[in-house]
This record gives sequence, C1' cells and structure tokens, in this order.
RNA sequence: GCCCUGGUAGCUCAGCUGGAUAGAGCAACGGACUUCUAAUCCGUAGGUCGCUGGUUCGAAUCCAGCCCAGGGUG
Repeated sequence: GCCCUGGUAGCUCAGCUGGAUAGAGCAACGGACUUCUAAUCCGUAGGUCGCUGGUUCGAAUCCAGCCCAGGGUG
C1' cells in the first nucleotide's frame, strides 16, 4: 500500500433484509426493605449510533471519503 472485521449509554453488547418514542445487562442516582451494610424489589437519569457528505418521504441500518482499533497479505 491492498483486503477483511469492528466503532451504538460510564463498561460489555444487541439492533445493521431502511419505518413509529434507539434497547438489554452491569454500573450510577433516588426510594422500599433492614438496627446498619450487603442482597432483593421499584423507579430515575444517561446516546449529535466514530466524523463529514450523499441517496431517500424517511438512515444506527444503504453509498462515498476520512479517522481510530484489531486481523490478513505483498
């Protein structure tokens, strides 16, 4: 240099045959319970879906370029 895979909440990931308000677990915060803590239960908050453009009525999803991480190859 070229090829492949991945980038989504603080962390690990799902969603990627385009469609309604973008989700789960853990973590965080508040409450219940408890003498207290832990555990358990209930609730709350947290996201410009790597960036920029394009296609479309509509993009996390499709297309192009770029950035980052991992792997392969000369």